[in-house]
Context: one part of a larger RNA
C1' cells in the first nucleotide's frame, strides 16, 4: 500500500461558514471525450509458460509455439459517466399567514440578601469548632429599629423544560437583530450535500491599559491539628472574580458517539404548532417538528445502542495503527507574556 477500524480497547478536527477539489434527483435530443466490442498495425532478442532436441542425468544450451495482459490507428454501440440545448417537481430555497422561546447586542429600573457607615435602644459578650484558639467587643461588638452608600447575584416560577453550530443563555421592561417550528397556496427550477488550505467563533483561567471592589478568595499571615502538616478545619486576606476595548484559543469544548440522505416493530411520558371527531372549564384520535424513558428485528467482544442507532446502505471530510520515551526535542508559524500549533529520533520493554 492492500486492508482493517474510530461510544467505553489507538482513532470524530470545541464548533460553524466556506473556496478549490469530490460526490449530485426525473426526463428528451445530439456528441461520443471515458467505457465497452471488432479489425489493423507494433509490442527487438533474451527471459517466464507449453511442446520437442543436444551435453550419460540435471543445470546448462537450443528449435517451434503461445504469451508479452501495452500502445496507436480505424469501425462500430449509445446502456452508464462525461458535455451540449430543452423540459419536469419529489431535493434545495423564495414570498404570504401564524406559533413558541435564559438565541444575541444595547439601555432604563426593582425586590431581597451580603458588608460598610450615621443616628436611636441596650449590655457583656459575640463569632468559631469534633474540641479549641487565632479574631472582634465596656472606645460600648452581637442583637434590635429607623436612614444612607456601594458592587455583585436574581430567591420563588423551574421541570426528566426551552433557545442556540458550538462554547453557552434565567428579575422586569423597552429599542435593535439570528435563526427555528407549522399550514397551506403561489413562484424559482437542481440552485444540492460534504469540504483540504482559509476565515469566523470559541467555558475557566490567565495577560495589556483604564475603571470599579459588596461578597466569595489562588498567593499569604495567623489559629489549631499532627510524628512532622508548606493541606484538609478555623479567623483574617491580595491579585482575581465584575465593566468597557485588546489579547489568548485552551478543557472530562463530552452523547467520551463528523456532517447529510433514504430505509428498517412498537409502548409510554413531555414541548412546539396543524388537522379532525365528540357527552367541548376538556377529552380523544391523528400529523409534523424537538427532547427523554423502555423495548423488537438487526448489531457488539462485552457493557450496551435499537426511527435522536452503535441496525441496514450511499457520498464528502477528520483521523488511528504496540507501551514509553512524547503531545515532548528541533525548526516553521501564532502570541506582550503565558504558552498554543505543527510534530519526531535516539533508546528502551
Nucleotide at each position: 500500500c492492500u486492508g482493517g477500524g474510530c461510544g467505553u480497547a489507538a482513532a470524530g478536527c470545541g464548533u460553524g461558514c466556506g473556496c478549490a477539489g469530490g460526490c449530485u434527483g426525473c426526463u428528451a435530443u445530439g456528441c461520443a471525450a471515458g467505457a465497452c466490442a471488432g479489425a489493423u498495425g507494433u509490442g527487438a532478442a533474451a527471459u517466464c509458460c507449453c511442446c520437442g532436441g543436444g551435453c550419460u542425468c540435471a543445470a546448462c544450451c537450443u528449435g517451434g509455439g503461445a504469451a508479452c495482459u501495452g500502445c496507436a490507428u480505424u469501425u462500430g454501440c449509445g446502456a452508464c459517466u462525461g458535455u451540449a440545448u430543452g423540459g419536469c417537481u419529489a431535493g434545495a430555497g423564495u414570498a404570504c399567514g401564524g406559533u413558541a422561546g435564559a438565541g444575541g447586542g444595547g439601555g432604563a429600573u426593582g425586590g431581597a440578601a451580603u458588608u460598610c457607615c450615621g443616628c436611636g435602644u441596650g449590655u457583656a459578650g459575640c463569632a468559631g469548632u469534633g474540641a479549641a484558639a487565632u479574631g472582634c467587643g465596656u472606645a460600648g461588638a452581637u442583637a434590635u429599629g429607623c436612614g444612607g452608600a456601594g458592587g455583585a447575584a436574581c430567591a420563588c416560577c423551574g421541570a426528566u423544560g426551552g433557545c442556540g453550530a458550538a462554547g453557552g443563555c434565567a428579575a422586569u421592561c423597552c429599542c435593535c437583530u439570528g435563526g427555528a417550528c407549522c399550514u397551506g397556496u403561489a413562484c424559482u427550477g437542481a440552485c444540492g450535500c460534504u469540504c483540504a488550505u482559509g476565515c469566523a467563533c470559541g467555558a475557566a483561567a490567565g495577560c495589556g491599559u483604564g475603571g470599579g471592589g459588596a461578597g466569595c478568595a489562588a498567593a499569604c499571615a495567623g489559629g489549631a491539628u499532627u510524628a512532622g502538616a508548606u493541606a484538609c478545619c478555623c479567623u483574617g486576606g491580595u491579585a482575581g472574580u465584575c465593566c468597557a476595548c485588546g489579547c489568548c484559543g485552551u478543557a472530562a469544548a463530552c452523547g467520551a458517539u463528523g456532517a447529510g440522505u433514504g430505509c428498517u416493530a412498537g409502548a409510554c411520558g413531555u414541548u412546539g404548532g396543524g388537522a379532525g371527531a365528540c357527552u367541548u372549564a376538556g377529552u380523544c384520535u391523528u400529523u409534523c417538528g424537538g427532547u427523554g424513558u423502555c423495548g423488537c428485528a438487526g448489531c457488539u467482544a462485552a457493557c450496551g445502542c435499537a426511527u435522536u442507532a452503535a441496525g441496514c446502505a450511499c457520498u464528502c471530510c477528520g483521523c488511528c495503527u504496540g507501551g514509553g520515551g512524547a503531545g515532548u526535542a528541533c525548526g516553521g508559524c501564532c502570541g506582550c507574556a503565558a504558552g498554543g500549533u505543527u510534530a519526531a529520533a535516539a533508546c528502551u520493554c